[in-house]
Context: one part of a larger RNA
RNA sequence: GGGCUAACGCUGGCGGCGUGUCUUAGCCAUGCAAGUCGUGCGGAGGGGGGAAACCCCCUCAGCGGCGGACGGCGGAGUAACACGUGGCUAACCUGCCCCUGGGAGGCGGACAACCCAGGGAAACUUGGGCUAAUCCGCCAUAUUGUCUCAGGAGGGUAUCCUUCUGAGAUGAAAGGGGGCCUCUGUUUACAAGCUCCCGCCCAGGGAGGGGGCCGCGUCCCAUCAGGUAGUUGGUGGGGUAAUGGCCCACCAAGCCUAUGACGGGUAGCCGGCGUGAGAGCGUGGCCGGCCCGAGGGGCACUGAGACACGGGCCCCACUCCUACGGGAGGCAGCAGGCUAGAAAAUUGGGCAAUGGGGGAAACCCUGACCCAGCGACGCCGCGUGGGGGAAGAAGCCCUUCGGGGUGUAAACCCCUGUCAGGGAGGACGAUGUCCUGGGAGGCGAAUAGCCUCUUGGGAUGACGGUACUCCCAGAGGAAGCCCUGGCUAACCUCGUGCCAGCAGCCGCGGUAAUACGGGGAGGGCAAGCGUUGCCC
Numbered sequence: 001g002g003g004c005u006a007a008c009g010c011u012g013g014c015g016g017c018g019u020g021u022c023u024u025a026g027c028c029a030u031g032c033a034a035g036u037c038g039u040g041c042g043g044a045g046g047g048g049g050g051a052a053a054c055c056c057c058c059u060c061a062g063c064g065g066c067g068g069a070c071g072g073c074g075g076a077g078u079a080a081c082a083c084g085u086g087g088c089u090a091a092c093c094u095g096c097c098c099c100u101g102g103g104a105g106g107c108g109g110a111c112a113a114c115c116c117a118g119g120g121a122a123a124c125u126u127g128g129g130c131u132a133a134u135c136c137g138c139c140a141u142a143u144u145g146u147c148u149c150a151g152g153a154g155g156g157u158a159u160c161c162u163u164c165u166g167a168g169a170u171g172a173a174a175g176g177g178g179g180c181c182u183c184u185g186u187u188u189a190c191a192a193g194c195u196c197c198c199g200c201c202c203a204g205g206g207a208g209g210g211g212g213c214c215g216c217g218u219c220c221c222a223u224c225a226g227g228u229a230g231u232u233g234g235u236g237g238g239g240u241a242a243u244g245g246c247c248c249a250c251c252a253a254g255c256c257u258a259u260g261a262c263g264g265g266u267a268g269c270c271g272g273c274g275u276g277a278g279a280g281c282g283u284g285g286c287c288g289g290c291c292c293g294a295g296g297g298g299c300a301c302u303g304a305g306a307c308a309c310g311g312g313c314c315c316c317a318c319u320c321c322u323a324c325g326g327g328a329g330g331c332a333g334c335a336g337g338c339u340a341g342a343a344a345a346u347u348g349g350g351c352a353a354u355g356g357g358g359g360a361a362a363c364c365c366u367g368a369c370c371c372a373g374c375g376a377c378g379c380c381g382c383g384u385g386g387g388g389g390a391a392g393a394a395g396c397c398c399u400u401c402g403g404g405g406u407g408u409a410a411a412c413c414c415c416u417g418u419c420a421g422g423g424a425g426g427a428c429g430a431u432g433u434c435c436u437g438g439g440a441g442g443c444g445a446a447u448a449g450c451c452u453c454u455u456g457g458g459a460u461g462a463c464g465g466u467a468c469u470c471c472c473a474g475a476g477g478a479a480g481c482c483c484u485g486g487c488u489a490a491c492c493u494c495g496u497g498c499c500a501g502c503a504g505c506c507g508c509g510g511u512a513a514u515a516c517g518g519g520g521a522g523g524g525c526a527a528g529c530g531u532u533g534c535c536c
Base pairs, nucleotide, nucleotide: 001536002535003534004533006532007531008530009529010528013382014381015380016379017378018377019375020374021340026338027337028336030335031334032333035066036065037064040063041062043060044059045058046057047056048055049054073293074292075291083217084216085215086214087213088212089211092210093209094208097206098205099204100203101202102201103200105139106138107137108136109135114129115128116127117126118125119124145170146169147168148167149166150165151164152163153162154161155160175198176197177196178195179194180193184191185190186189219265220264221263226256227255228254231253232252233251234250235249236248237247238246268290269289270288271287272283273282274281275280295316296315297314298313299312318329319328320327321326346372348371349370350369354368355366356365357364358363385415386414387413388412395406396405397404398403419477421472422471423470424469425468429463432460433459434458435457436456437455438454439453440452441451442450443449480525481524482523483522484521485506486505487504491520492519493518494517495516501508502507
């Protein structure tokens, strides 16, 4: 000199964009943060239509499906294939999405809801009975897949890989909705028929995502020098999507280490960021990628995916309820509270946009997100007025008493109108999304229906009556902080008298102190200025 997620002191006009618990991975009242689907299924309650059968609408929980593994938060742990980078996987997985091929035949079963009976203060729970499905099971079929056997071709460093042919074994499925009468069946209508849409099953490919392995790189201490028993390797097996001592039985006795093993300390890593001419040094806050964690410890279940923050079980600590028998809970989500601390915000608005989950869709959910609020915490922009105005008022300071300074500064005159204030108009973000007509194309028997494109009309904005524009008034409401001995830019006077005090270093102060305190003047920055801490 530059830089801070800063704090403290004095001061403080406006706006934009950012940013805001570095300490206690301490504890948390309250509300919200993950649901959705009736176009999978059966009920219950209410309403409407109908003479009835029955049909339609709304709500509720239940069965079932998808999602809850994303998104959001934190940095405790971790010195490690955690991360970065480059490769390998002949050792692997992949729901939803895209492309391609083929298929969906038949039979059976259970459990909720519901009904009945019972237990409990509650949380909840027991027994019996009925029932549906895209729930569960069985059979059939198998383009192909998997396994075994036989044969051929190509390839590879390799236990082998790819591909073709044949035989055997094995393994699938689910329906729902709309429309129509061309075909089929029956009563000018309907469905078992046809068709469209959404789904279902098998297989191949893709995209994106992930698992595993390896080379290299990645802090300090040698006042840590030896470490190791599943330890190192083999055989066989288990386990996994998959290699492997990952796990196990047996066998062998190995394996690592001054190129720093082992131990201890510290720490999430990176893109980056700060500084610096660079080399380097420091750092990893916001944003993005990866990893790890969810009160502490352990475990598995479900699932394409978890050993799962707002799922489950057990132990521990803590808090709460209790009828003392027993139960409930986990803010390192968004707000908010207590505590700790030098120190950090609203228990706000909205799903309008972007993105995500569910749904055919309408739509629902979304403290992700978009906004608003608070804090000069930072950066940037703007203002606090402009021109004229005396050899120069007053006041104040200095003085050699002549004068000098403050100083064009003020007054005064003429202007301007940013910002703030008042008033009027008033967005972009919506070329989005949704509803509803017309046209074209595709499927189709179809002038039903569905899908795609296009073109009209309508609805929809939290921010917000905000930005922005115009009008009104009037210099009116808007300057401080630090310093002035040298380094270092800026000097006089009074007070004090090694006192009171200053101080980053050198050092000032003991009676003329440019170094202390006041005043005047000056210097530097400016809505900030200084101090402290940390980094280069």
Model confidence (mean pLDDT): 88 of 100. Small-subunit ribosomal RNA, 5' domain from a Pseudomonadota bacterium, 536 nucleotides, folded computationally. Lineage of the source: Bacteria > Pseudomonadati > Pseudomonadota.